[in-house]
């Protein structure tokens, strides 16, 4: 330098045009002598950034940034 994949909740990840989700965590409650476990309810999102397309974009297109992997070149 080229190619491929990825960036979404505090963490790990789903979702690939029509209200953004799960598990864990966290908060409150039930239970318990206390704690843990279990159960119930709830909480948190500039969907990496900037443009474009569209009635409508996490989602499609273009550019960029960062992360991971592969290849080429040099030796």
């Nucleotide at each position: 330098g080229c190619c491929c994949g990825g960036a979404u909740a505090g963490c790990u990840c789903a979702g690939g045009g029509g209200u953004a989700g799960a598990g864990c965590g966290c908060a409150g409650g039930a239970c318990u002598g206390u704690g843990g476990a279990u159960c119930c309810u709830g909480u948190c999102g500039u969907c990496c950034c900037g443009g474009g397309u569209u009635c409508g974009a996490g989602u499609c297109c273009c550019g960029g940034u960062c992360c991971g992997g592969g290849c080429c070149c040099c030796a």

Model confidence (mean pLDDT): 81 of 100. This is a predicted structure of a 75-nucleotide RNA (transfer RNA) from an Archaeoglobaceae archaeon. NCBI's taxonomy places the organism under Archaea, Methanobacteriati, Methanobacteriota, Archaeoglobales, Archaeoglobaceae. The sequence was found in a public genome assembly.